RNAcentral holds the sequence, with entries from ENA and SILVA. This is a predicted structure of a 1486-nucleotide RNA (small-subunit ribosomal RNA) from a bacterium. Its mean pLDDT, the model's own confidence on a scale to 100, is 84.

RNA sequence: UUAUUAAGAGUUUGAUCCUAGCUCAGGAUGAACGCUGGCGGCGUGGAUAAGGCAUGCAAGUCGAACGGCUAUCGCAAGAUAGCAGUGGCGAACGGGUUAGUAACACACUGGUACAUACCAUUGAGAUGGGGAUAGCUAUUCGAAAGAGUAGGUAAUACCCAAUAGUCUGGAAGUCAGCAAUGAUUUCCAGUAAAGUCGCAAGACGCUUAAUGAAUGGCCUAUGUCCUAUCAGCUAGUUGGUGAGGUAAUGGCUCACCAAGGCUAUGACGGGUAGGGGGCGUGAGAGCGUGAUCCCCAACACUGGAACUGAGACACGGUCCAGACUCCUACGGGAGGCAGCAGCCGAGAAUAUUUGUCAAUGGGCGAAAGCCUGAACGAGCGACGCCGCGUGUGGGAUGAAGGUUUUCGGAUUGUAAACCACUUUUUAUGGGGAGAAAUCGCAAGAUGAUAGUACCCGUAGAAUAAGGGGUUCCCAACUCUGUGCCAGCAGGAGCGGUAAUACAGAGACCCCGAGCGUUAUCCGGAAUUAUUGGGCGUAAAGCGUCUGUAGGCGGUUUAAAUAGUGAGAUGUUAAAUGUCGAAGCUCAACUUCGUCACUGCAUCUCAAACGUUUAGACUAGAGCAUAUGAGAGGCUGAUGGAACUUGUAGUGUAGCGGUGAAAUGCGUUGAUAUUACAAGGAACACCAAAGGCGAAGGCAUUCAGCUGGAAUAUUGCUGACGCUGAGAGACGAAAGCGUGGGGAUCAAAAAGGAUUAGAUACCCUUGUAGUCCACGCUGUAAACGAUGGAUAUUAGUGAUUAGAAGUAUCGACCCUUUUAGUCACGAAGCUAACGCGUUAAAUAUCCCGCCUGGGAAGUACGGCCGCAAGGCUAAAACUCAAAGGAAUAGACGGGGACCUGCACAAGCGGUGGAACAUGUGGUUCAAUUCGACAACAAGCGGGGAACCUUACCAAGGCUUGACAUCUCGGGAAUUUUCCGGAAACGGAAAAGUGCCGCAAGGAGCCCGAAGACAGGCGCUGCAUGGUUGUCGUCAGCUCGUGCCGUGAGGUGUUCGGUUAAGUCCGGAAACGAGCGCAACCCCUGUGAUGUGUUAGAUAUGUCACAUCAAACUGCCCAGGUUAACUGGGAGGAAGGUGGGGAUGACGUCAAAUCAGCAUGGCCCUCUGACGCCUUGGGCUACACACAUGUUACAAUGGAAAAAAACAAAGGGUUGCUAAACCGUAAGGUGGAGCUAAUCCCAUCAAAAUUUUCCUCAGUUCAGAUUGGGGGCUGCAACUCGCCCCCAUGAAGAUGGAAUCGCUAGUAAUCCUGGAUCAGCCUCGCCAGGGUGAAUACGUUCUCAGGUCUUGUACUCACCGCCCGUCACGUCAAGGGAGUUAGAAAUACCCAAAGCGCCACUUAGGUGGUUCUAAGGUAGGUCUGAUGACAGGGACGAAGUCGUAACAAGGCAUCCGUAGGAGAACCUGUGGAUGGAUCACCUCCUUU
Repeated sequence: UUAUUAAGAGUUUGAUCCUAGCUCAGGAUGAACGCUGGCGGCGUGGAUAAGGCAUGCAAGUCGAACGGCUAUCGCAAGAUAGCAGUGGCGAACGGGUUAGUAACACACUGGUACAUACCAUUGAGAUGGGGAUAGCUAUUCGAAAGAGUAGGUAAUACCCAAUAGUCUGGAAGUCAGCAAUGAUUUCCAGUAAAGUCGCAAGACGCUUAAUGAAUGGCCUAUGUCCUAUCAGCUAGUUGGUGAGGUAAUGGCUCACCAAGGCUAUGACGGGUAGGGGGCGUGAGAGCGUGAUCCCCAACACUGGAACUGAGACACGGUCCAGACUCCUACGGGAGGCAGCAGCCGAGAAUAUUUGUCAAUGGGCGAAAGCCUGAACGAGCGACGCCGCGUGUGGGAUGAAGGUUUUCGGAUUGUAAACCACUUUUUAUGGGGAGAAAUCGCAAGAUGAUAGUACCCGUAGAAUAAGGGGUUCCCAACUCUGUGCCAGCAGGAGCGGUAAUACAGAGACCCCGAGCGUUAUCCGGAAUUAUUGGGCGUAAAGCGUCUGUAGGCGGUUUAAAUAGUGAGAUGUUAAAUGUCGAAGCUCAACUUCGUCACUGCAUCUCAAACGUUUAGACUAGAGCAUAUGAGAGGCUGAUGGAACUUGUAGUGUAGCGGUGAAAUGCGUUGAUAUUACAAGGAACACCAAAGGCGAAGGCAUUCAGCUGGAAUAUUGCUGACGCUGAGAGACGAAAGCGUGGGGAUCAAAAAGGAUUAGAUACCCUUGUAGUCCACGCUGUAAACGAUGGAUAUUAGUGAUUAGAAGUAUCGACCCUUUUAGUCACGAAGCUAACGCGUUAAAUAUCCCGCCUGGGAAGUACGGCCGCAAGGCUAAAACUCAAAGGAAUAGACGGGGACCUGCACAAGCGGUGGAACAUGUGGUUCAAUUCGACAACAAGCGGGGAACCUUACCAAGGCUUGACAUCUCGGGAAUUUUCCGGAAACGGAAAAGUGCCGCAAGGAGCCCGAAGACAGGCGCUGCAUGGUUGUCGUCAGCUCGUGCCGUGAGGUGUUCGGUUAAGUCCGGAAACGAGCGCAACCCCUGUGAUGUGUUAGAUAUGUCACAUCAAACUGCCCAGGUUAACUGGGAGGAAGGUGGGGAUGACGUCAAAUCAGCAUGGCCCUCUGACGCCUUGGGCUACACACAUGUUACAAUGGAAAAAAACAAAGGGUUGCUAAACCGUAAGGUGGAGCUAAUCCCAUCAAAAUUUUCCUCAGUUCAGAUUGGGGGCUGCAACUCGCCCCCAUGAAGAUGGAAUCGCUAGUAAUCCUGGAUCAGCCUCGCCAGGGUGAAUACGUUCUCAGGUCUUGUACUCACCGCCCGUCACGUCAAGGGAGUUAGAAAUACCCAAAGCGCCACUUAGGUGGUUCUAAGGUAGGUCUGAUGACAGGGACGAAGUCGUAACAAGGCAUCCGUAGGAGAACCUGUGGAUGGAUCACCUCCUUU
């Protein structure tokens, strides 16, 4: 410069916002695994055991350096081809691997005291001699490997001499320089050489010197992982002098001298690791990584060492030691795939014992050429990337089949079949490459790949589709099976009978020769935050201060320029990357060009900022002067009240203590009281939101010593400042040590209570301690849960300490201002709560700290401490949450207000007895079923002898007792007989209908076949409908607006008032709906109309219908001129007149599948879970409970008599009168009545009057039982009711407890009705008669409503939840020890080898320093294992308690100490992150 470039979601809650973790969607890989698999191109392929290796190959070449030998040819000379050896060059390259290495190993940037075979350029030269040796021949030893002896031989092998410019050494000069030293001149001495080929020319070599290219050695700034639970390391260590050594600098080595060197900018130690170019990801910054390709390093079985050489301390060389493997004649030898293939092993896992030197490159050679597992190719593997294909077009009766269904259909689906077409691919036939540059005089020869790519022809849809998913995140849905089982799952989660989540099927979605899973990395994650986070309450400010290093720093002038900015040059290897092109048919791939490579170095420029140097200033900081305030600190004195004890007096029986008590004290005289004495500790009032201090903290008064801050004025110094890692000092209470002291209080301890228990709360005692001195400890909710400093940004009020001003006689008051301390509050900030000039606002600087919950502030290690313990500080494992603030509810042994027969005040009951009824339990063949706190239990059932009936036993039926359809027959129907318990079975007889357009139709019966019927079988937790309850309580909501990020709030709260969310007033609300009230019914007064059946007529009563009346309308008072309340008048009635019906949103998975209806499931197609019948049962009976009746008696009972008084109902299968019979129940009888007429039904009963009974188990009470009758009904045995006679039980007013009722009510007395053949009815519903007492009031109990408060509850307190113990599983730490390894230290021994010394026959031999390996010793560190004991985490229902959450029932929590089964309790100091009430003070508003 160009180009490119940033996405979120699920999961904590009843819901919300925030914080925070976990999980997912993307990309990538040398991958592996599962299922599947047609082709090609280009790449790529032992990541684990640097574990071990059979076999073959991977480094040779030169006869143009040399002598010789062999073979062939030749008569020979000799030629040609080859060979072991001497000699030369190469073998230090190429190839492999990543063990070691945290280092000048690597990268980048500079440097030099150095070397370099082959190569290039240039100069000079190559003279003369000599002695050996391998091969070879002979021979010896040995199994072999190999070794030795003798003889003789060549060279470009080796040696000597000559020459010498360079080089080396020495000597003497000159010049430069202070000197070190450098340059230069002369002289002396020393040091070179090789030839071969060719007829020749010449070529290739040889020696020496210089330069170049390229390569290497060494040095150097910078960069380069984790760990401080590694803090001190170092003796050749750091430097110097001299020497040695090297190609070269240098402690590289040695002798001597000095005592240095490194380190918080992390030395030393430990762990891990080859480094880079690059690669993956990412918007980038980064993070991760270092396969393939390239560069560098290191290594070559393990360890050590040198030799040769230009170069090695040498992968396919040597020597030694060690481990391992192999051969052996046991004497001794051989070997090193981390070269290419290949084998074994380990592993989830990684290929052929292939072809060729054709190309590229390398070695040797003059060359031809030879060698080359480098390389080029092929083979195997979907391991990756890229490309192609598995057909294309038409085709509806929307075929069949599958799936589904509301049974109509829908879908699979133009999909298939079928028709037409094409041939990439496939098969087959033919042709057939380029890559060739080279060699050879020439002719001519050279392709592994490969008969491949490619081209042409022929055949034919022919050869070719799977994997994963379908609740949400996340694209895609139904059926069946299963039934918290089997199973799924990345997270949330799904599965307990209607599973889109499991399994199968169909359909659909995604990708496609692949698709999924697993593992790992980056991303998302702003979740380590430089870009780009935080710390009041969520994790997070050190308890506080002083101060070192470090970081940061006021105004101004000048200069400098290693920060900063700009430009240039060099470098940043290539490949990779970007962009533009080109070549393979495209692409992947490859090639070319360009840019980039953000870096480093050098040079130049700029000077604002920063820095440095020099100077100046005063606003920061400090000093001086003056003043006042203060529980600031230390020391010493001092005062009064109180308390306890002692002594003495007075005095007598209690004191003390509590919810109530007891322990305790007291007649040996307490408590009380008086006096005196002693003692220790703490300082009332003042006192306050007050003051001081860095914090902890500090209070009688006085004195002494002493620190700090504030204000005011002027002067002085002149940035002297801020912060502060380490470090140091101070640091409540408890605790520790030594010595005192000891009054009070009081852990521990003892006793008494409470309690189920009470190791507690309460009480009585009481020891450490509490106090002092000296020392230690070093922690707290050490809190404003808020680090320090500076600056800026609205106010109001109060208060403390100063100062100034106006005013005043003066003081206050007032105004301004400085420094503190409080309350409210603008902007702003905050998740919200809240903060708000004393910031949690806006900015800067420095420090500390945080990164999910638990494990855990724990373990191990270290430091400190006398100890207790403190500081520092993890991991395994486990969970998907933990948490903050706020919201709506619910709850509280929180608060306020209000209401209710809720309590209280009364009346009467229940609970005790007998009986009735219902329930439980028990029993039974069955005792059918349902209902179970309130809200089941005289409930469903408003009527079980059969029926009902659902239950049991027995006997029967099977298209059925009942419905629809088809077919056949018949009217329907009625009667009789036989068997039987009946159902049922069999037989006989009568009967021939109705409508009609005359075809038939309607209804009924019988038979047959099947679709189906049927089910009181299950699920009320699949449902509808209905009902109960809170509750006839006054509440429950909505629209719009407003407030809040939001859930939500407001309205609906507040002040009054009401029976009421009733009404009024106020108010960010204004309105509305469902409820309240009213409208409806009954009743109370009157009027009008009508009047049968009432009444002798009228009035009246009565009945029916309509209307009026009551509305706080009127007066007084109160109240906000309100609503309304109190009183009064009038009135039949007065403040909703009395009663009823009427039941908001919802709660209780409340009740009901047995009233009915109904989804699903189940039984039934030869016999029932259906249907019919008979009998039995629902009525049982030791017992328990509930609801009632009758009583227990004299306010009563009985008998008889008398003149009493209702209302409301019912009646034709009915009510039934009069009359008669019967003691009675009842019978006979039949008038009247379809009802204001008649009947039930009369005198209703209680009440009233008279008589008797006289307090007893009675003249109370009536159960039970015996006998005799009546009625209903097919039928009264199980099992009905009634009557008469007889019998005459318990019971003498009821324990704890508990129920109803506020006026025509309770209590008491009768009457009627429904059901019904009859009835167990003493039940239920209704009617009237007689007819009370009491309510001070809201403290308490219960229930409800409103507001408020706390909450860890939301399944909502019947909630949540803590710890021990018991059982099981898991991980980690400790642990007597045992064992393995690592790195050092000291000493012993010491191979090979370099060096050194001595000797030497000159070949060697001996010795010695150093040293690998080995050994001995004591320590250090790390790992494995370990009896045992302790804690931790998790687990379905276990045990014990109930510690926490509400005032959690003793407020909680922090530190510390003691105690206790456990949660915990107690002492002491502290915090509020405590509810409630009162008081004080303050603020806001009026």